Model confidence (mean pLDDT): 81 of 100. Small-subunit ribosomal RNA, 3' minor domain from a Deltaproteobacteria bacterium, 147 nucleotides, folded computationally. Rfam family: Bacterial small subunit ribosomal RNA. Gene Ontology terms of the family: ribosome and structural constituent of ribosome. Lineage of the source: Bacteria > Pseudomonadati > Myxococcota > Myxococcia.

[in-house]
Context: one part of a larger RNA
RNA sequence: CACCGCCCGUCACACCAUGGAAGUCGGUUGUACCGGAAGUGAGUGGGCCAACCCGCAAGGGAGGCAGCUUCCCAGGGUAUGACUGGUAACCGGGGUGAAGUCGUAACAAGGUAGCCGUAGGGGAACCUGCGGCUGGAUCACCUCCUU
Numbered sequence: 001c002a003c004c005g006c007c008c009g010u011c012a013c014a015c016c017a018u019g020g021a022a023g024u025c026g027g028u029u030g031u032a033c034c035g036g037a038a039g040u041g042a043g044u045g046g047g048c049c050a051a052c053c054c055g056c057a058a059g060g061g062a063g064g065c066a067g068c069u070u071c072c073c074a075g076g077g078u079a080u081g082a083c084u085g086g087u088a089a090c091c092g093g094g095g096u097g098a099a100g101u102c103g104u105a106a107c108a109a110g111g112u113a114g115c116c117g118u119a120g121g122g123g124a125a126c127c128u129g130c131g132g133c134u135g136g137a138u139c140a141c142c143u144c145c146u147u
């Protein structure tokens, strides 16, 4: 303070954090495929080579070089998936706030007792049905206790 009380919810305003979310921008990574530098290896080596071998020589042999082919392969590309981060139209409730709007649900039998569960309905608190509880007032009756 104390019924001129207390108090509930919608709505409006402001701020705060937060959930969902089309889209969008990244990070990490899996798989398949494309492509493939340099380089090692392998193959080939008709072009090239002073040293070794044969030969007087020409030339040949051996060995090697370039070149070519190929296996592997870095970065790269395409497709598709996983994880993760940012941002975001929009949708949703929550918290706080001096005061505002609508009602008055609860607290007294709160003016339809209240509450719990459930179903339906409704601007909102809520309403209605069914089941349950007394943490319900009043009146009457019963049982018990005290004087």
Stems, first nucleotide, its partner, number of pairs: 003110001005107001008103002011100001013097004018092003023087012039072001041070004047065003052061003113134009